Predicted 3D model of a 350-nucleotide part of an RNA (small-subunit ribosomal RNA, central domain) from an uncultured bacterium. The coordinates come from a structure-prediction model, not an experiment, and the mean pLDDT is 88.
Context: one part of a larger RNA
RNA sequence: CUGGGCGUAAAGGGAGCGCAGGCGGCCUGAUCAGUCUGGAGUGGAAUCCCGGAGCUCAACUCCGGAAUAGCUUUGGAUACUGUCGGGCUCGAGUUCGUGAGGGGAAAGCGGAAUUCCAGGUGUAGCGGUGAAAUGCGUAGAUAUCUGGAGGAACACCCUUGGCGAAAGCGGCUUUCUGGCACGAUACUGACGCUGAGGCUCGAAAGCGUGGGGAGCGAACAGGAUUAGAUACCCUGGUAGUCCACGCCGUAAACGUUGUGCACUAGGUGUGGGAGGUAUCGACCCCUUCCGUGCCGAAGCUAACGCAUUAAGUGCACCGCCUGGGGAGUACGGUCGCAAGGCUGAAACUC
Numbered sequence: 001c002u003g004g005g006c007g008u009a010a011a012g013g014g015a016g017c018g019c020a021g022g023c024g025g026c027c028u029g030a031u032c033a034g035u036c037u038g039g040a041g042u043g044g045a046a047u048c049c050c051g052g053a054g055c056u057c058a059a060c061u062c063c064g065g066a067a068u069a070g071c072u073u074u075g076g077a078u079a080c081u082g083u084c085g086g087g088c089u090c091g092a093g094u095u096c097g098u099g100a101g102g103g104g105a106a107a108g109c110g111g112a113a114u115u116c117c118a119g120g121u122g123u124a125g126c127g128g129u130g131a132a133a134u135g136c137g138u139a140g141a142u143a144u145c146u147g148g149a150g151g152a153a154c155a156c157c158c159u160u161g162g163c164g165a166a167a168g169c170g171g172c173u174u175u176c177u178g179g180c181a182c183g184a185u186a187c188u189g190a191c192g193c194u195g196a197g198g199c200u201c202g203a204a205a206g207c208g209u210g211g212g213g214a215g216c217g218a219a220c221a222g223g224a225u226u227a228g229a230u231a232c233c234c235u236g237g238u239a240g241u242c243c244a245c246g247c248c249g250u251a252a253a254c255g256u257u258g259u260g261c262a263c264u265a266g267g268u269g270u271g272g273g274a275g276g277u278a279u280c281g282a283c284c285c286c287u288u289c290c291g292u293g294c295c296g297a298a299g300c301u302a303a304c305g306c307a308u309u310a311a312g313u314g315c316a317c318c319g320c321c322u323g324g325g326g327a328g329u330a331c332g333g334u335c336g337c338a339a340g341g342c343u344g345a346a347a348c349u350c
Base pairs, nucleotide, nucleotide: 003322004321005320006319007304008303012318014201015200016199017198021194022193023192025088026087027086028085029084030083031082033081034080035077036076037075038074039073040072041071042070049065050064051063052062053061054060091191092188093187094186095184096183097182098181099180103177104176105175106174107173108172109171110154115149116148117147118146119145120144121143125136126135162169163168206247207246208245209244210243211242215241216240220236221235222234223233258317259316260315261314262313263312266295267294268293269292270291271290272289273288274287275286276285299306300305323350324349325348332343333342334341335340
């Protein structure tokens, strides 16, 4: 460069916003840049192709002819693409109404439980295990009752459920705030899709400063187990887990499935909305839109399986793969306080 691919074989970027770029709905006018077509010029020689000739043939060489993109110029065509102009409403958005929701931020409040402290009752054990021991307890534990302190998490409801771009989000109340779905009319009039770089968000662990510390608990100590036991089990227990601010930027960040749009049998469940029939009203039933599951036709798939939430059929754009190991290593660059992240080879070897 040209292909073939990316659910599980190598391969979808953790997610979003978005500059450049790529791509772009319906009708119409202009233009003729792209595009198509004709003419003229140019298009070195050699090579390739055709005809002929010379070495005994051939390779090779020689002579003649033909020929191509490309470029310049000129005439024409106008469907498509582009550009400029006009119009449209179905894409996109705005407005109004209704609705659901663990969506986000801040503040306040609540009960259950664990632990600790004080006091009462009470006496010899408690705890723990496969069995034990370490440990706790006559300085009165465990158990039980009353009062208090403090931190963290919110049982049941709870789900096959809901919301969020992803990470993620669950007690209650208030305030502020983002998005979503449905219905309706009016409005804007292609304002759209994707998105290299870039910016922002980004579980847990970890880092910095300051606080906090109930429970749990890397490290660590002890007790067991064992041939040993730097483990699994037990008793303790520091960082941490929590809060504020600032870093880190990773993950089996997974649906291992990029985003958007269109099209392609059905059946059944569930969450949200609108409507119809009926009704006093509601339920039931039916239709429809959005979300979320299961089963399955066609089709796809190496198979497993996927199957209107596609891994089917197409289009647009981005990312990525190209045998295993060496290696996500080295070197360099860059980011970071560090840990390390991102980018990312080769020799050699099978």